The RNA shown here (transfer RNA) has 73 nucleotides and comes from Elusimicrobia bacterium RIFCSPHIGHO2_02_FULL_57_9. The coordinates come from a structure-prediction model, not an experiment, and the mean pLDDT is 80. Its Rfam family is "tRNA". Gene Ontology term of the family: triplet codon-amino acid adaptor activity. It is annotated as a transfer RNA.

RNA sequence: CGGGGUAUAGCUCAAUUGGUAGAGCGCUUGGUUUGGGACCAAGAGGUUUUCGGUUCAAGCCCGAAUACCCCGA
Numbered sequence: 001c002g003g004g005g006u007a008u009a010g011c012u013c014a015a016u017u018g019g020u021a022g023a024g025c026g027c028u029u030g031g032u033u034u035g036g037g038a039c040c041a042a043g044a045g046g047u048u049u050u051c052g053g054u055u056c057a058a059g060c061c062c063g064a065a066u067a068c069c070c071c072g073a
Base pairs, nucleotide, nucleotide: 001072002071003070004069005068006067007066010025011024012023013022019056027043028042029041030040031039049065050064051063052062053061
């Protein structure tokens, strides 16, 4: 320098054909227990890496940028 991949909750990852952003673990509260753990119930937590475009509507489609990884030179 060229090509490809990844970026979503604190962490690990889903999200089908563009149509209300989810799960597990963790966290908070309550129940249970002498207490803890385990278990049960409820809850909080996101402008989906950034900017722009298309669309009635974008995590998803298009362009650019940034970070990391792989391949080639």